[in-house]
Large-subunit ribosomal RNA, domain VI from a marine sediment metagenome, 296 nucleotides, folded computationally.
Context: one part of a larger RNA
RNA sequence: UGUUGGUUGUCUAAAGGGAAGCAAUACUGAGUACGAGAGGAACGGUAUUUCGCAGCCUCUGGUUUACCAGUUGUCUUGCAAGGCAUCGCUGGGUAGCUACGCUGUAACUGAUAAGAGCUGAAAGCAUCUAAGCUCGAAGCAGCCCCUGAACAGAGACAACCAUUCCUGAAUCUCCUGAGCCUACGGGUGAAGGGGCUAGGGACAAGAGCUCCGGUAAAAGACCGGGUUGAUAGGCUGGAAGUGUAAGUGUCGAGCUUCGGCGAGACAUUCAGCUCACCAGUACUAAGAGCUCGAGG
Numbered sequence: 001u002g003u004u005g006g007u008u009g010u011c012u013a014a015a016g017g018g019a020a021g022c023a024a025u026a027c028u029g030a031g032u033a034c035g036a037g038a039g040g041a042a043c044g045g046u047a048u049u050u051c052g053c054a055g056c057c058u059c060u061g062g063u064u065u066a067c068c069a070g071u072u073g074u075c076u077u078g079c080a081a082g083g084c085a086u087c088g089c090u091g092g093g094u095a096g097c098u099a100c101g102c103u104g105u106a107a108c109u110g111a112u113a114a115g116a117g118c119u120g121a122a123a124g125c126a127u128c129u130a131a132g133c134u135c136g137a138a139g140c141a142g143c144c145c146c147u148g149a150a151c152a153g154a155g156a157c158a159a160c161c162a163u164u165c166c167u168g169a170a171u172c173u174c175c176u177g178a179g180c181c182u183a184c185g186g187g188u189g190a191a192g193g194g195g196c197u198a199g200g201g202a203c204a205a206g207a208g209c210u211c212c213g214g215u216a217a218a219a220g221a222c223c224g225g226g227u228u229g230a231u232a233g234g235c236u237g238g239a240a241g242u243g244u245a246a247g248u249g250u251c252g253a254g255c256u257u258c259g260g261c262g263a264g265a266c267a268u269u270c271a272g273c274u275c276a277c278c279a280g281u282a283c284u285a286a287g288a289g290c291u292c293g294a295g296g
Stems, first nucleotide, its partner, number of pairs: 005161007015147004021051001023049006034039001052105005060099004067092005072085005108142003115135004164202004172195004179188003203295001206292004211225004231285003234281005240274003247268005254261002
């Protein structure tokens, strides 16, 4: 752009793409069939597993340089609290991402191939074939997953809006008609006015820009939200992590110039702090606004 007014949402599915499961072991069948014996199946059924593929993070493990704690050197330094040293080093660790973890990876149907057959003539017989019919493969198609109204036969359903108003050129057309020509019958015709239409504008369901973001993401796109608001941040509470803060009090090895100093312990205190998680709360920021958009 088209799909024959415009728009939003949910579907259908022509078509296209993917296609993915392959195996093994054990038990049963069965010490059966078979075989003189030795030995020793199969169809079917059940359970489990390796590998591959896909998805996920409840559990387990890894990571977790913006979380917590311990600690060395040095600097700021009364303490507290901090800077630097690979995140200084060490011990843990949420979300997220992950595998070493978890889940799934079934059955069936249709038409067939080689092939096996039924009925059956040509050809009184025979014959799977000539007419007709039944089976038959890890293969084909479906079943499964993804995309998919541009399938020109251009779909369906539901809902919303519109089917109005204003303005308006050139061309064309209508009216009037200066001037000019005239055989006076008329002809030509500037300026001006009216009509139709293209176009423009108003309104309008809705969409975009823009802004706050993430179930999304290379950019676009997609998804959520924009004050009639919990979209992000902040704050409050919780979960979870770390592991008992500072200050104060009571003790305290040891040292001492006898005045004191003092590592450390206990109590206050499952404290204090706390990133990505879950809620609540308009405190902050999503203000204001612009553009497009049917009128058949």
Rfam family: Bacterial large subunit ribosomal RNA. Rfam links the family to the GO terms structural constituent of ribosome and ribosome.
The prediction has a mean pLDDT of 84.